[in-house]
Model confidence (mean pLDDT): 79 of 100. The RNA shown here (Bacterial small signal recognition particle RNA) has 97 nucleotides and comes from a Victivallales bacterium. The source organism's lineage runs through Bacteria, Pseudomonadati, Lentisphaerota, Lentisphaeria and Victivallales. It is recorded under the gene name ffs. It matches the Rfam family "Bacterial small signal recognition particle RNA". Rfam links the family to the GO terms SRP-dependent cotranslational protein targeting to membrane, signal sequence recognition and signal recognition particle, plasma membrane targeting. The sequence is in RNAcentral, with records from ENA.

RNA sequence: UGCUGGAAUCUAUGUGGCGUCAGCCGUGAACCGGGUCAGAUGGGGAACCAAGCAGCCCUAAACGAAACUGACGAGCACCGUAGAAACUCCGGCUUAC
Numbered sequence: 001u002g003c004u005g006g007a008a009u010c011u012a013u014g015u016g017g018c019g020u021c022a023g024c025c026g027u028g029a030a031c032c033g034g035g036u037c038a039g040a041u042g043g044g045g046a047a048c049c050a051a052g053c054a055g056c057c058c059u060a061a062a063c064g065a066a067a068c069u070g071a072c073g074a075g076c077a078c079c080g081u082a083g084a085a086a087c088u089c090c091g092g093c094u095u096a097c
Base pairs, nucleotide, nucleotide: 002093003092004091005090006089007088009084010083011082012081013080014079015077016076018073019072020071021070022069023068025064026063027062033058034057035056036055041050042049043048
């Protein structure tokens, strides 16, 4: 001098973590949600029909909640991968003096 490796720097990305939202789970309607409607009520000669309270079931809004799943967001890790630049550090080979 040239080539080159690594560290540090920057960018992108992955993984993990953080936050938010949703899903999943649960609670959840005296009446003004739904279904089924004991009892009782009404109609009918009867068979039956009708509306329908309580109860039960399913849920809405809302609320609760560890973990898990998904999406989004910010940029935490000195974790991985790839790339960039030459201005810092540590080397290898080589050229010249």